[in-house]
RNA sequence: UCCGAUAAAGGCAAACCAGGAGAAAUUCUGGGACGCAAAGCCACCGGACCUAAAAUCCUUUGGGAUUAUGGUAGCCGGGCCGCCGAAG
Numbered sequence: 001u002c003c004g005a006u007a008a009a010g011g012c013a014a015a016c017c018a019g020g021a022g023a024a025a026u027u028c029u030g031g032g033a034c035g036c037a038a039a040g041c042c043a044c045c046g047g048a049c050c051u052a053a054a055a056u057c058c059u060u061u062g063g064g065a066u067u068a069u070g071g072u073a074g075c076c077g078g079g080c081c082g083c084c085g086a087a088g
Stems, first nucleotide, its partner, number of pairs: 002088001003085002011036002016031006034074001040080003045077003048072003055066004
């Protein structure tokens, strides 16, 4: 350094509930643990997915479609930092 133990010390926190922000996706705080060896950080590195306020188009004027400048790092790849030291 690779690697990841019925190891040790710890850490994070899904769903759901309460309150807040937001047009929404989603997010923050508290509770709560499904899980996670990076479930630490980066969305101006690439892909994927979600939403559509504004904008544009269509319209039977009810609505519909497209679209990120919004979002997801606990979607994947990638980058950076990082605890411990069994077997190999």

A computed fold for an 88-nucleotide RNA from a Chloroflexota bacterium, annotated as c-di-GMP-I-GGC riboswitch aptamer. The sequence was found by an Rfam model in a public genome assembly. Its mean pLDDT, the model's own confidence on a scale to 100, is 91.